[in-house]
RNA sequence: UAUAUUUAAGGGCAACCAUUAGCAAAAGUUAAUGUGCGCAAAACUACCAGCCUAAGUGUUUUACAUACGGUCGUGGGGUUACAAAG
Numbered sequence: 001u002a003u004a005u006u007u008a009a010g011g012g013c014a015a016c017c018a019u020u021a022g023c024a025a026a027a028g029u030u031a032a033u034g035u036g037c038g039c040a041a042a043a044c045u046a047c048c049a050g051c052c053u054a055a056g057u058g059u060u061u062u063a064c065a066u067a068c069g070g071u072c073g074u075g076g077g078g079u080u081a082c083a084a085a086g
Base pairs, nucleotide, nucleotide: 005085006084012039013038017034018033019032020031021030022029023028037073043079044078045077047076048075049074050071051070052069056066057065058064059063
């Protein structure tokens, strides 16, 4: 230096729920405060699969289908990275 494995002290992240404000058609998301399920990539990336929504569009229009909208804390892939021990 590279690869693989183990651990989580310091430091980091923060599900759910509550409150406030903003964005969005919705799903959902952003910021702040409290809480702390959990995480060694729970950092970044919608590339593949899954899942959520259906504004718009289409159709045989009380409906159904559809992502160019989301989700990386659903799984996989890609990119990058901190500390200690063997």